[in-house]
RNA sequence: AAAUAUAACUUAGCGCAUGGACAAAGAAAUUUGUUGACGAGGUCAGAACUUAUCGAAUAAUCAGCGGAUGGUUCUGCGGCAUAUUACUGUCGUUAAUUAUUGGCAAAAGCGUGUGGUGACAUGCGUGCACAGAUCCAAUAUAAGUAAUUGU
Repeated sequence: AAAUAUAACUUAGCGCAUGGACAAAGAAAUUUGUUGACGAGGUCAGAACUUAUCGAAUAAUCAGCGGAUGGUUCUGCGGCAUAUUACUGUCGUUAAUUAUUGGCAAAAGCGUGUGGUGACAUGCGUGCACAGAUCCAAUAUAAGUAAUUGU
C1' cells in the first nucleotide's frame, strides 16, 4: 500500500398515525393501547414535472400524510468515443450501447424462549432455506463529425 473477513455506525420500505383492522376496560357513549413495508437495489450539481426500481410473503405490505437515492426533460460540471478544442452520442467517478450466460436476500412458515391481562413486541434454531431486477460478474458485439497539432 492492497485484498479478504468480521463488527459497529449511517440516510430512506424510511418516518408519522387521520380513517380502517385488532386488544383491554366499560351497560353504553367512549377511553387507553396494538398494528400499520420483508429484504435486494439505488445519489455528480441545480431546476421543472411525475402514482419512484425489483422481487418475497399466510397479502391490512389497506386507504392517508410527510420524506426519499427512481423516471423524463433542460442547464452546468465530469468520463468515454484517437492528442487538443468544438459539436454529436452515451454515461456519472466502477462514468457508451446492445445481447447472451451465470450469481444473491430478509421476512414469512415451523420449533423454542423472553416481555405484556391482551392485541402484540422481541431473541434463538431450522439456515450457507427459498427470489427477481434497471444490481453484480463474465463473454460477445460495437462506437463518430470538423478544425488544429504531432508522427
Background: Predicted 3D model of a 151-nucleotide RNA (glmS glucosamine-6-phosphate activated ribozyme aptamer). Rfam family: glmS glucosamine-6-phosphate activated ribozyme aptamer. The family's RNA type in Rfam is riboswitch. Rfam describes the family as follows. This entry contains a glucosamine-6-phosphate activated ribozyme that is found in the mRNA for GlmS. GlmS is an enzyme that uses fructose-6-phosphate and glutamine to generate glucosamine-6-phosphate. It was read from a public genome assembly, where an Rfam model found it. Its mean pLDDT, the model's own confidence on a scale to 100, is 77.